[in-house]
Molecule: FMN riboswitch aptamer (RFN element)
Organism: Spirochaetales bacterium
RNA sequence: UUAUAACUUCGGGGUAGGUGAAAUUCCUUACCGGCGGUUAAAGCCCGCGAGUUCCUUAACGGAAUUGAAUCAGUGAAAUUCUGAUGCCGACGGUUAAAGUCCGGAUGGGAGAAGUUAUUC
Numbered sequence: 001u002u003a004u005a006a007c008u009u010c011g012g013g014g015u016a017g018g019u020g021a022a023a024u025u026c027c028u029u030a031c032c033g034g035c036g037g038u039u040a041a042a043g044c045c046c047g048c049g050a051g052u053u054c055c056u057u058a059a060c061g062g063a064a065u066u067g068a069a070u071c072a073g074u075g076a077a078a079u080u081c082u083g084a085u086g087c088c089g090a091c092g093g094u095u096a097a098a099g100u101c102c103g104g105a106u107g108g109g110a111g112a113a114g115u116u117a118u119u120c
Base pairs, nucleotide, nucleotide: 003118004117005116006115007114008113009112010111016028017027018026030100031099032089033088034048035047036046037045043087044086051065052064053063054062055061069085070084071083072082073081091103092102093101
């Protein structure tokens, strides 16, 4: 360095105030952004995971559903950087409506890092 197998560890974040009998759910204001890819770095470009629905199996799995961005600048190259203005965020619960509270979840997982053995 090539390939295979086994194992170990890691693997989601998020205000303050106001009103009110009651709201981190309303109002004002803030904050957060999994994973892989992409000639230059991404919540909103492409895909994946998770959630939900259905099918099937001993297990593996399969199908569907599943949110959102433009303009300008620089540059060889950027919806990824800089500037500006925006937008999005599952399901259930909760004395008043939830991306941020509670819950399924000490779960699951895209994947990441490493170790060992054999092999090229």